[in-house]
This is a predicted structure of a 1527-nucleotide RNA (small-subunit ribosomal RNA) from a Paludibacteraceae bacterium.
The RNAcentral record of the sequence draws on ENA and SILVA.
Taxonomically the source falls in Paludibacteraceae (Bacteria, Bacteroidota, Bacteroidia, Bacteroidales).

RNA sequence: ACAACGAAGAGUUUGAUCCUGGCUCAGGAUGAACGCUAGCGACAGGCCUAACACAUGCAAGUCGAGGGGCAGCGCGUUGAAGUAGCAAUACGGAUAUGGCGGCGACCGGCGCACGGGUGCGUAACAGGUGUGCAAUCUGUCCAUAAUCGGGGAAUAGCCCGGCGAAAGCCGGAUUAACGCUCCAUGAGAGUAACCACCGCAUGAAGGUUAUUUGAAACGCAAGGAUUAUGGUUGAGCACGCUUCUGAUUAGGUAGUUGGUGAGGUAACGGCUCACCAAGCCGACGAUCAGUAGGGGUUCUGAGAGGAAGGUCCCCCACAUUGGAACUGAGACACGGUCCAAACUCCUACGGGAGGCAGCAGUGAGGAAUAUUGGUCAAUGGGCGAGAGCCUGAACCAGCCAAGUCGCGUGAAGGAUGAAGGUUCUAUGGAUUGUAAACUUCUUUUAUUCGAGGGUAAAGUGAGGUACGUGUACCUUAUUGCAAGUAUCGAAUGAAUAAGCAUCGGCUAACUCCGUGCCAGCAGCCGCGGUAAUACGGAGGAUGCGAGCGUUAUCCGGAUUUAUUGGGUUUAAAGGGUGCGUAGGCGGAUUAUUAAGUCAGCGGUGAAAGCGUGUGGCUCAACCAUACAGUUGCCGUUGAUACUGGUAGUCUUGAGUGUAAACGAGGUAGGCGGAAUGUGAUGUGUAGCGGUGAAAUGCUUAGAUAUGUCACAGAACCCCGAUUGCGAAGGCAGCUUACCAGGAUACGACUGACGCUGAGGCACGAAAGCGUGGGUAUCAAACAGGAUUAGAUACCCUGGUAGUCCACGCAGUAAACGAUGAAUACUAGCUGUUGGCGAUAUAAUGUCAGCGGUAAAGCGAAAGUGUUAAGUAUUCCACCUGGGGAGUACGCCGGCAACGGUGAAACUCAAAGGAAUUGACGGGGGCCCGCACAAGCGGAGGAACAUGUGGUUUAAUUCGAUGAUACGCGAGGAACCUUACCCGGGCUUGAACUCGGCAGGAAUGAUGCAGAGACGCAUCAGUCUUCGGACCUGCCGGGAGGUGCUGCAUGGUUGUCGUCAGCUCGUGCCGUGAGGUGUCGGCUUAAGUGCCAUAACGAGCGCAACCCCCAUCCUCGUUUGCCAUCGGGUAAUGCCGGGCACUCCGGGGAUACUGCCGCCGCAAGGCGUGAGGAAGGCGGGGAUGACGUCAAAUCAGCACGGCCCUUACGUCCGGGGCUACACACGUGUUACAAUGGGCGGUACAGAGGGCAGCCACCUGGCGACAGGGCGCCAAUCCUCAAAGCCGUUCUCAGUUCGGACUGGAGUCUGCAACCCGACUCCACGAAGCUGGAUUCGCUAGUAAUCGCGCAUCAGCCAUGGCGCGGUGAAUACGUUCCCGGGCCUUGUACACACCGCCCGUCAAGCCAUGAAAGCCGGGAGUGCCUGAAGGCCGUGACCGCGAGGGUCGGCCUAGGGCAAUACCGGUGAUUGGGGCUAAGUCGUAACAAGGUAGCCGUACCGGAAGGUGCGGCUGGAACACCUCCUUU
Repeated sequence: ACAACGAAGAGUUUGAUCCUGGCUCAGGAUGAACGCUAGCGACAGGCCUAACACAUGCAAGUCGAGGGGCAGCGCGUUGAAGUAGCAAUACGGAUAUGGCGGCGACCGGCGCACGGGUGCGUAACAGGUGUGCAAUCUGUCCAUAAUCGGGGAAUAGCCCGGCGAAAGCCGGAUUAACGCUCCAUGAGAGUAACCACCGCAUGAAGGUUAUUUGAAACGCAAGGAUUAUGGUUGAGCACGCUUCUGAUUAGGUAGUUGGUGAGGUAACGGCUCACCAAGCCGACGAUCAGUAGGGGUUCUGAGAGGAAGGUCCCCCACAUUGGAACUGAGACACGGUCCAAACUCCUACGGGAGGCAGCAGUGAGGAAUAUUGGUCAAUGGGCGAGAGCCUGAACCAGCCAAGUCGCGUGAAGGAUGAAGGUUCUAUGGAUUGUAAACUUCUUUUAUUCGAGGGUAAAGUGAGGUACGUGUACCUUAUUGCAAGUAUCGAAUGAAUAAGCAUCGGCUAACUCCGUGCCAGCAGCCGCGGUAAUACGGAGGAUGCGAGCGUUAUCCGGAUUUAUUGGGUUUAAAGGGUGCGUAGGCGGAUUAUUAAGUCAGCGGUGAAAGCGUGUGGCUCAACCAUACAGUUGCCGUUGAUACUGGUAGUCUUGAGUGUAAACGAGGUAGGCGGAAUGUGAUGUGUAGCGGUGAAAUGCUUAGAUAUGUCACAGAACCCCGAUUGCGAAGGCAGCUUACCAGGAUACGACUGACGCUGAGGCACGAAAGCGUGGGUAUCAAACAGGAUUAGAUACCCUGGUAGUCCACGCAGUAAACGAUGAAUACUAGCUGUUGGCGAUAUAAUGUCAGCGGUAAAGCGAAAGUGUUAAGUAUUCCACCUGGGGAGUACGCCGGCAACGGUGAAACUCAAAGGAAUUGACGGGGGCCCGCACAAGCGGAGGAACAUGUGGUUUAAUUCGAUGAUACGCGAGGAACCUUACCCGGGCUUGAACUCGGCAGGAAUGAUGCAGAGACGCAUCAGUCUUCGGACCUGCCGGGAGGUGCUGCAUGGUUGUCGUCAGCUCGUGCCGUGAGGUGUCGGCUUAAGUGCCAUAACGAGCGCAACCCCCAUCCUCGUUUGCCAUCGGGUAAUGCCGGGCACUCCGGGGAUACUGCCGCCGCAAGGCGUGAGGAAGGCGGGGAUGACGUCAAAUCAGCACGGCCCUUACGUCCGGGGCUACACACGUGUUACAAUGGGCGGUACAGAGGGCAGCCACCUGGCGACAGGGCGCCAAUCCUCAAAGCCGUUCUCAGUUCGGACUGGAGUCUGCAACCCGACUCCACGAAGCUGGAUUCGCUAGUAAUCGCGCAUCAGCCAUGGCGCGGUGAAUACGUUCCCGGGCCUUGUACACACCGCCCGUCAAGCCAUGAAAGCCGGGAGUGCCUGAAGGCCGUGACCGCGAGGGUCGGCCUAGGGCAAUACCGGUGAUUGGGGCUAAGUCGUAACAAGGUAGCCGUACCGGAAGGUGCGGCUGGAACACCUCCUUU
């Protein structure tokens, strides 16, 4: 440069992922409809339904230059009566007259077969396309040639008569023609013979002869007519290819297929008929059924395709339904005829008329589709010589947003970003929004006024010019429905003009209010149960715009039927297997052919449309024109690589042969031993058998056990194995016979003989069926025993079909490698079987098989990988969302069971595959924990205390509810607390705060009534720095709420759990979720560490750092201590003094497997080890990872929203929270002698104390009271008890136990009635160690003993939190229970096993199958009848004749009768199916789902289901074996 102009996705299955797969959306389109809205113009469009019925008008006539004529009209001629006049005459115009213009009706010609409408029928030579007619016709028109001579008889009209309501008809007389007819002439045509020639052929054309037949219409002329030939146009026929669905329609056909002959036609032909033959069509889909006019084209799509066929053009078919012909060039005729049928109308009831699927219009139907308009001006058509007439064709106008295109509804400026609206974090901001107001400008459109081209080229009349005398041209006159329209100009004035849908995601656009799973939305996913961007409204926004949405339908997206361009191991999908027919495909080579294929050329592929260029309407839509294109078909000429055909050759595919081997290959026969059962017999005695445990069963009539003998049937131990054979099913003792097979070696023979294989045929486990045998074992059904809530099961004891054989049927399985057959190619390594070769018992080669592992590749992944699921080719089978359903109906097969084929309605938005992370398992492995075990002590029994449930109540306030609520919130309910109940009060309020006004200091006191709050009254007081502070009252803004929501929240807390886990960065692996790291081995309390390692590091956890205790050192000193010195006392660190020790409290040290030995690679472990106060984390505390439980708490506090506001706020009195048939939790005290009572006596630690602790003294039995020292604390106060020493009790409801009750008191407090604690006296209950079950604890622990503190006036504390004293036992061990961690495995779970989920039954709704029947429909068959019409035949009648009539036959629409098949509707009842928040029964499946599951089959059972037989792994676990890799 040429060419090309063209291809997007998203949502939805899951916890997440990848894939498969359906559903849905975004786009375009329409003869549309509906909703809301609406200013104008141009162009195009407008019954998709009832081919339903139609009132009314119009839609096909014309020619007098064919004819007879003349009713009506006009002219001409005639010219009566009458009037005027004397008359002529005038007026007048009756009457007559075809003479003229013309012309109703009639004869005749041409047209009416076009134009216009509709899509019923038709699946067909109907349409499209191409070819042919040597098998045809063609009016008008054109060209050429010739002719137009002589006769005849009728008939309509008119006239006369008649019938009828009408429509209409009949009879008679008379008459014309370009009407009809005869004769002549003649081309032409037919037949026969001959000649020469053409064609692939049937045959064609030409010539000669004979014979037959065969035209006309005139007119003065223009013209017209006839014949022949050719052309044009139109039509007819034949053929190739092509044109919807169903096989649950597989056989159809008698004029059927062909022939001969005849008839018929324009023409071929069974088109029709006679005879003869038996053919013809069909799996390449006949026949039948359903649906449907076809094409150019239209919509969509990148295209290939898919869908459609309205408007325009071409073809076909039809004209109320059915049949039929006539006329004619042409029809079997939309506005012609005849007949039949249905319907409508008229009628005098006798009979007649009609056909809008022409244009308008009406009714009906329907979601739905227009005016009973104008004109022949143009275009076109018919007739005519022409003028012209006709034309609902056509051109115009009207109605309709029903479509496409164009225009407008104003433009510019304008911020205090006005007001108003909406909203927010609300003194303010945001938004509506330059939007408005306002200023300036414009005038398309609109209204009014005015001007106004072109559509008329032409035609026609008149006149003229030229020549070729009928043509062209010129002049003039005339012709416009639309319409005074388009267009142009002027004036007025922003004036006359904006809506619709949407706003959760897909999908552009967000807030407030209302509602509260209601009302509603929804195309899919899905929204709505009190904070809804999803419902309704509002504000705002987005999209499009005179339209916008919705609905319907088509294509697209959808590669989701895949030619382009899909799949089949596990997602849907390989036939159970082989043989083989048709078909499809096919090795090497040579020659030829040219069918396929390719190229050139020719014809055709109508126009319109589509595309491109140019042009015309102001632009555009629209229109015009040119080109391109029309991917096709036909012809012709070439090419010959490939495929095909033909002929030949070849050997490698295939087959044959020979040889030695191989095998659970098949069929039939024979034989064998073991086991089992039975029988006989011997021995022998009390049980046997069976199970988790039992029982049923057998057994003293002698079982089981054991010995011997006998019989029967079935199956073949070991060998035996990822072994072998077979097409699959399948095949296993030994042996014989017969049959078959593949592999190997050789390379002798044939010479492509091959591969696949729809139908077809054969084989085909187990179960099952039929007949006949057989029956030892086992064993569906069945019976009994167990188990169980039940147990139609699992287990046990029996047991029949069956299991076995023969013959026949059946024909299915998880018939599986879930993998069709064949061929070729594409790294290896390794084991093994059968051959061959070569050998040395190694190693190695080769062919065929059977396994393992793996490269590349493939795959969604798992995986597969020379035995492909890789790369290619050929053929077959099969799939297209889940359910309904492998069901129903139909058909085929079967003795039956049943098998094969195989839907739809309806319903869901999924169903599914592989893999991932979790969780779970009545899966596995490893490990840990007071988890079990071993121990000690308790709980569960009693009484009481306390909390809870329940009940009660006016209220018993509220919360907490498995573990993780229940001596919990509460670490103090008599009032208060207090939130509850009853009653009485207050309403800016009990408390807080702001503003305004008024008054008053604040404040204190008294009296009265009252339960009190409160109310009433009185008195005192009289601040100030003059700013105000404080109080009261009134008004206003906030208040207040233990009201609701812990499922709106913050914060805090419990639990898993002080368990060892949870993550990240980078890298690597994987399409991805994700994995790796974090796994493995060893080790640890520990993801603690070491080793190993595609990981390397890091973080939160662990550990350590912090606190307390244990040892030591150092420093310090009083309130502590007292060794030394001194003093003193009855005694005491009491005093001086000291700081050594103890203690106190600050700082440090120490412990790290450091050392030794053994084991170990190391980490580490072990040891009566050493040393040391302490030894392997020294003991204890604090510390709680990522997260889980919508865990707890709105009543501790805080807080969003909602709710109450003379009350759900607040004050007060009283009551309640303390109730009590009962149940549970947590505790206390006991049941006694390891004890109780009494007496004596010793030793702590940690705390607390001024409205306090209280020494000491006095009183009291005592609680306590009255005095009173000290202490704001190492100073003062604060009994330790068990223990020890004595004594008493002596096994009992007691000297145990202390509840309950009575009495008397003390203390706190305003107040102990409901409802306190304590003391003393008396009373002296249950209880004698606690069922099933269950809790705590591993050392200074359990157990036991007392002491202290918080709260607090007091205390219901036996609770909670601390402190010390005394002080054990046991741990073999990890099988089991519980909880947890890691790894692994299965999963249909993911709200995560408290999961999921199956079936019957019951209820409601929906569609559907069967059903005695009933009703309807179309198509066909047989018989009867048979209109009109045509054909054939026809002596008498009519006609001069042509011919007509008559009668008969055949065909036939319609009608009737009969039986059958098919299709549809309905149907008492009945079968299953689907769907539906909370129905019933069970628990089948998913984990080893608690009996592994599933498939086929048979039997059984309320139901899931169970059992038998055979099969599969799509079963877990364990053990063993084999193989591979590495060393």